[in-house]
Predicted 3D model of a 145-nucleotide RNA (c-di-AMP riboswitch aptamer (ydaO/yuaA leader)) from Thermostaphylospora chromogena. Of the family's consensus pairs, 88% are formed in the model. Lineage of the source: Bacteria > Bacillati > Actinomycetota > Streptosporangiales > Thermostaphylospora. Model confidence (mean pLDDT): 79 of 100. RNAcentral holds the sequence, with entries from Rfam.

RNA sequence: CCAGCCGAAGUGCCUAAUCCCGGGCGCCUCGCCCGGGAGCCGGGGGCCCGAUCUCAUGGGGUGAAUCCGCGGCUCCCCCGCCGCGGUAGGGAGACUCUCGGCCCGAACCCGUCAGCUAACCCGGCCGGCGAAAGUGAGAGGAGUA
Numbered sequence: 001c002c003a004g005c006c007g008a009a010g011u012g013c014c015u016a017a018u019c020c021c022g023g024g025c026g027c028c029u030c031g032c033c034c035g036g037g038a039g040c041c042g043g044g045g046g047c048c049c050g051a052u053c054u055c056a057u058g059g060g061g062u063g064a065a066u067c068c069g070c071g072g073c074u075c076c077c078c079c080g081c082c083g084c085g086g087u088a089g090g091g092a093g094a095c096u097c098u099c100g101g102c103c104c105g106a107a108c109c110c111g112u113c114a115g116c117u118a119a120c121c122c123g124g125c126c127g128g129c130g131a132a133a134g135u136g137a138g139a140g141g142a143g144u145a
Stems, first nucleotide, its partner, number of pairs: 012129003018038009039125006049115001058113001059110004067086007089104003095140006
């Protein structure tokens, strides 16, 4: 000097998933549990309006995560599952739009039941990543001097 590995004080990303107060506990720079508050998020729930659905191939919810084609599993079909390809949709360090490149396009829950929905009622605040620069360009706007 270069490369690799480990770590993470400071500093970011996805997501609603953050902050504060009181008490208690522990492995005591910090973390966990209980209770409360703020903020953010989700569900149920009238009139009116809407709807013609369901009858197992149930129905519904959170979420960007839907839908289509081909091949396979099954005696065949339906449903479902697996693989490949695409796709509605979604993400990236200060805002919006356009074009391009990269990535995601899952998983889970309710339990026969739910359209919207004022009052009202109920619940969540998890988890997963990154490491010297923030995906490139253009336009507009904003801010600063």